Model confidence (mean pLDDT): 85 of 100. This is a predicted structure of a 508-nucleotide part of an RNA (small-subunit ribosomal RNA, 5' domain) from a metagenome. The RNAcentral record of the full RNA draws on SILVA.
[in-house]
Context: one part of a larger RNA
RNA sequence: GGACGAACGCUGGCGGCGUGCUUAACACAUGCAAGUCGAACGGGUACCAACCAGUGGCAACACUGGGGCAGUACGAGUGGCGAACGGGUGAGUAACACGUGAGAAACCUGCCCCGGACUCCGGGAUAACAGUGGGAAACCAUUGCUAAUACCGGAUACCUUCCCUUGGUCGCAUGGCCGUAGGAAGAAAGAAUCUUGGUUCGGGAGGGUCUCGCGUCCUAUCAGCUUGUUGGUGGGGUAACGGCCUACCAAGGCGUCGACGGGUAGCUGGUCUGAGAGGAUGAUCAGCCACACUGGGACUGAGACACGGCCCAGACUCCUACGGGAGGCAGCAGUGGGGAAUCUUGCGCAAUGGGCGAAAGCCUGACGCAGCAACGCCGCGUGGGGGACGAAGGCCUUCGGGUUGUAAACCCCUUUCAGCAGGAACGAAAAUGACGGUACCUGCAGAAGAAGGUCCGGCCAACUACGUGCCAGCAGCCGCGGUAACACGUAGGGGCCAAGCGUUGUCC
Numbered sequence: 001g002g003a004c005g006a007a008c009g010c011u012g013g014c015g016g017c018g019u020g021c022u023u024a025a026c027a028c029a030u031g032c033a034a035g036u037c038g039a040a041c042g043g044g045u046a047c048c049a050a051c052c053a054g055u056g057g058c059a060a061c062a063c064u065g066g067g068g069c070a071g072u073a074c075g076a077g078u079g080g081c082g083a084a085c086g087g088g089u090g091a092g093u094a095a096c097a098c099g100u101g102a103g104a105a106a107c108c109u110g111c112c113c114c115g116g117a118c119u120c121c122g123g124g125a126u127a128a129c130a131g132u133g134g135g136a137a138a139c140c141a142u143u144g145c146u147a148a149u150a151c152c153g154g155a156u157a158c159c160u161u162c163c164c165u166u167g168g169u170c171g172c173a174u175g176g177c178c179g180u181a182g183g184a185a186g187a188a189a190g191a192a193u194c195u196u197g198g199u200u201c202g203g204g205a206g207g208g209u210c211u212c213g214c215g216u217c218c219u220a221u222c223a224g225c226u227u228g229u230u231g232g233u234g235g236g237g238u239a240a241c242g243g244c245c246u247a248c249c250a251a252g253g254c255g256u257c258g259a260c261g262g263g264u265a266g267c268u269g270g271u272c273u274g275a276g277a278g279g280a281u282g283a284u285c286a287g288c289c290a291c292a293c294u295g296g297g298a299c300u301g302a303g304a305c306a307c308g309g310c311c312c313a314g315a316c317u318c319c320u321a322c323g324g325g326a327g328g329c330a331g332c333a334g335u336g337g338g339g340a341a342u343c344u345u346g347c348g349c350a351a352u353g354g355g356c357g358a359a360a361g362c363c364u365g366a367c368g369c370a371g372c373a374a375c376g377c378c379g380c381g382u383g384g385g386g387g388a389c390g391a392a393g394g395c396c397u398u399c400g401g402g403u404u405g406u407a408a409a410c411c412c413c414u415u416u417c418a419g420c421a422g423g424a425a426c427g428a429a430a431a432u433g434a435c436g437g438u439a440c441c442u443g444c445a446g447a448a449g450a451a452g453g454u455c456c457g458g459c460c461a462a463c464u465a466c467g468u469g470c471c472a473g474c475a476g477c478c479g480c481g482g483u484a485a486c487a488c489g490u491a492g493g494g495g496c497c498a499a500g501c502g503u504u505g506u507c508c
Stems, first nucleotide, its partner, number of pairs: 001508004006504005013380006019373002021338001026336003030333003035081003040078002043074001045073003051066006088291003097216008107208003112204008120154004129144006159186005166179005190196002217263003224254003229251008266288004270281004293314005316327004344370001346369003352366001353364004383413004393404004417449001419444005427435001452497005457478003463492005473480002
């Protein structure tokens, strides 16, 4: 000098765009943050057409009561898809975690796209519901009825998988690819007005798992480490390779090119600085990883070992009729606590994106906006021109004067911003705008509402007076202060920045 997720002191007009718990991965009141589909299903409820009865009427019809699953909506439930995304945090992790390059030698893949084949025949339940019972509650037991795109059996098999037979071809090899006689196993779901589902097979896209080379902090006051350890064989397991697991066999494997141990730490694109090399750093935004009260476990599923799922244990909190139950903000707000320190219990799904749905649409604290904070960057304003051999006052003075100072007054103007009034968008596509009567435009009034901070001994730009008298104090370093202090305090003057200015901290 530059930088900052900063803090502190004094001060503070406006706008735009950003940013905002770095500490206790401390504990959390309250609300919201993941639902949706009636075009899969039964039907409890509400409304209700047909229909029936009554009253009025000549009639059309009106009113009242009943009726009703033909219709509409739909609480709860069965079923489907989603809930593995999106959002948060950085505890752990020195590791194939990340970065980069390579590889499938072993793979998986819901929804989406392309193509082929099929969608046949049967069956038994169960929730809801109704009844009974238990419990303070959470909830549970039992009897009876019922549906499906829920579940089960059978058939069929373009095809797939496995066993077995045999041939071609490629390869250094385990083996790969293409065919072949035979055997075994494997499907399905309908709804509907359009249209759209279901099963199976092949391919694609996108996604995921896995393997390897290289790179990635400090410490030797850590020198030896290792028994599933290193390798093999058989078996198991997995989507798949593999000590991944297991039995047996061999005795290996790693290490001063730092094993093992200890400490610290999420990694990267980037960011800051620097001429660069490098050093430091990893907030916001983006990619990857890990975690979800602590520890462990699996279930479901295409996908999890699953933040707002389940089970067990633990700590903590709450309810209880003491028998037993309930909970998890490192989602958005918000509270307490900790701290030098970090925001609103706001509006809206209008846009973008996501889930479900044929759609209308519903849901969405993702997101879009608004609020708070000079926390940062950027822009603008706080007026412009004229105005004296120069007012007053202040300060200094050699008492002549100098200086504040064109500064003020005074004269002539202007109106950005803020204010008031009127108009008024883009963002949206036919409809639909939270922002918002916002941006922006026009008009009105009046210099009106808008300047401070720090420094002035040298480094370093800016000096005098008074007070004080090694006191009070200053100070980044050198150093000032003991009676004329340009260094302390005050005043006048001056310098530098400016809605900021200084101080502290950290990095280069």